RNA sequence: UGAAGCGGUUCGGAAGUUCGUCGGUGGUCGGCGUGUCCGGCCACGGGAGGAAAGUCCGAGCUCCAUUGGGCAGGGUGCCAGGUAACGCCUGGUGGGGGUGACCCCGAGGAAAGUGCCACAGAAAGCAAACCACCUCGUCGCGUCUCUUCGGAGCGUCUCGGGGAAAGGGUGAAAGGGUGAGGUAAGAGCUCACCGGAUCGGCGGUAACGUCGAUCGCAAGGUAAACCCCACUCGGAGCAAGACGGAAUAGAGGAGCGUUUGAGAGCGGCCCGCUCGAGCUCCCGGGUAUCGUCGCUGGAGGCGGUUGGUGACAACCGUCCUAGAUGAAUGAUCUUCACCUCUGUCUCGGUGACGAACAGAGGAACAAAACUCGGCUUAUGAACUCUUCAACCA
RNA sequence: GGCGCCGUGGCCAAGUGGUAAGGCAGAGGUUUGCAAAACCUCCAUUCACCAGUUCGAAUCUGGUCGGCGCCU
Numbered sequence: 001u002g003a004a005g006c007g008g009u010u011c012g013g014a015a016g017u018u019c020g021u022c023g024g025u026g027g028u029c030g031g032c033g034u035g036u037c038c039g040g041c042c043a044c045g046g047g048a049g050g051a052a053a054g055u056c057c058g059a060g061c062u063c064c065a066u067u068g069g070g071c072a073g074g075g076u077g078c079c080a081g082g083u084a085a086c087g088c089c090u091g092g093u094g095g096g097g098g099u100g101a102c103c104c105c106g107a108g109g110a111a112a113g114u115g116c117c118a119c120a121g122a123a124a125g126c127a128a129a130c131c132a133c134c135u136c137g138u139c140g141c142g143u144c145u146c147u148u149c150g151g152a153g154c155g156u157c158u159c160g161g162g163g164a165a166a167g168g169g170u171g172a173a174a175g176g177g178u179g180a181g182g183u184a185a186g187a188g189c190u191c192a193c194c195g196g197a198u199c200g201g202c203g204g205u206a207a208c209g210u211c212g213a214u215c216g217c218a219a220g221g222u223a224a225a226c227c228c229c230a231c232u233c234g235g236a237g238c239a240a241g242a243c244g245g246a247a248u249a250g251a252g253g254a255g256c257g258u259u260u261g262a263g264a265g266c267g268g269c270c271c272g273c274u275c276g277a278g279c280u281c282c283c284g285g286g287u288a289u290c291g292u293c294g295c296u297g298g299a300g301g302c303g304g305u306u307g308g309u310g311a312c313a314a315c316c317g318u319c320c321u322a323g324a325u326g327a328a329u330g331a332u333c334u335u336c337a338c339c340u341c342u343g344u345c346u347c348g349g350u351g352a353c354g355a356a357c358a359g360a361g362g363a364a365c366a367a368a369a370c371u372c373g374g375c376u377u378a379u380g381a382a383c384u385c386u387u388c389a390a391c392c393a
Numbered sequence: 394g395g396c397g398c399c400g401u402g403g404c405c406a407a408g409u410g411g412u413a414a415g416g417c418a419g420a421g422g423u424u425u426g427c428a429a430a431a432c433c434u435c436c437a438u439u440c441a442c443c444a445g446u447u448c449g450a451a452u453c454u455g456g457u458c459g460g461c462g463c464c465u
Base pairs, nucleotide, nucleotide: 001389002388003387004386005385007384008383009382010381011380013336014335015334016333018331019330021047022046024044025043026042027041028040029039030038031037032035049365053376054375056374057373058372059371060370061237062236063235064234068271069270070269071268073233074232075231076230077229078092079091080090081089082088093107094105095104096103097102108228109227113226114225115222116221117220130168131167133163134162135161136160137159140156141155142154144153145152146151176194177193178192179191180190181189195217196215197214198213199212200211201210202209203208241293242292243291244290250283252282253281254280255279256278263275264274265273300319301318302317303316304315305314306313307312338362339361340360341359342358343357344356346355347354348353394464395463396462397461398460399459400458403417404416405415411448419435420434421433422432423431441457442456443455444454445453
C1' cells in the first nucleotide's frame, strides 16, 4: 500500500427559538350529577428503538382445567457449566472449510424393526455375473506340426459346465484403500503401511484423546422417512381477565334428542365417573364497539469491588426513565459538528493535491401498544485488533 | 395487538421425495367458399424468495416477503 477475518467495541448528531401534541403535578375559573368528578386557562417538569420489527423460542402475569386410567401429540438431542427459564449464552470435544486471522455444524441410535434408493446398470441389499479373464467338455474350420494314416497336438471358433470377484462399463453409492507376493486366473489368500472393530492401560469431571495388544474386516446410504432411546411439555392468551353501567320479545321456521341419553363438565382422543332436558342452524327484535382497573419499579438501569478462563454471580453505592387506545412523541427556523459536489485576484506544494473561505445538496433502517430474557431479520457511521500478500528501511 | 391458514403458466388447479397432470385462455396448422365447432401441435425450468438436509426438493427443515381468515 492492497486484500481479508462479515473479529471486537461504541454511537444512532448536539444546543436553542416559535407553534403544536399525549400523560403527570400544582394553581385558578366554570359546571352540576358535589366527586380522589368533568371542562377551560396558566405554570413546571416528562415523552420511542437498537432493532420498538418478525412473533421464532423461553418466562412473568391472568383465566380455564387440575377423580383416575390408557392411548396419542409436540419439542430438544456431543460434553460440562451459566440462567427464573430456553431451542439462548459461555468454555471445551469431534467433524468440515480457509495459506492464515478466523468461520460453520439439527453433532444420540442404521448389529430392534419397517420403508425408500428413480434413471442407468449384470446386480441396489439374504448381493450379483454383461463384457473381458482362467479352466474342462463339445459341433466345426485350418497354405500349421507329428504320424503306425486310425488319429493326436496346436490355433481359432459355436454351445455348455465350473472358477474368480481383481479389471472394463453403470451409478450419488457396487461388501475397506495403496503396493508387493501368490495363483490356472484371481481374491485379506498372505504380508507391509493407512483406515476400521474389540479389549486393556494412562490422561481428562465428561465429550474424548493417546498408547499397546488382538481381529483379515463384519454392520452401503437415508432417521430435517416412519421409528427406537434419553430428557421434557396441561390449554389459552392483556381483544387474558376483574369491576361498574346500558339492552333483553320470540306461541316464527328447520333438524337432532328426552333413559334406545342430545348436550355439558372434559379445551387432543378413548374408557370411566358426574350432571342432564334441552341443543344446533336460519329468520326477526333490542342496546352504549361505553367507562375504570389490569398499566408499568422491574429476574430494572448505571458505576465500583470481589470470585470465575468465560457466560455469569455476590456485595456496596446511586438513579427513577412513555403509558397512548382511529392511538401522542411532530413541524419550523438559527447556529455548530459530519459527508459529498462545485468555485476561488487566498495560503502551502514543481505537481497530483491539501488547507481556508463561499455556495448547493445529503444524513440510513425504522417507530412503543401488558412486561421481561434471547434469537432472527433490516440498517448508517466511527474506533480498534488480527491475518495474508507485495514493496521499502 | 394476538392467533391460524395459504402462495404451482395469464386464470382455475392436481401433484407431499424420483422427467410438474388436467381444464379455460393464447399461438400455429388441418378442415371450410369464409367463419364457428371439431381435430392436431406448441406454451412452466427461479413451483413467491434465500439458505440447508438428501445422490436427488414444488414436496422435508429454518429464515424472508406477500395475501387471506378468526378473536373485543
Molecule: RNase P RNA; transfer RNA
Organism: uncultured bacterium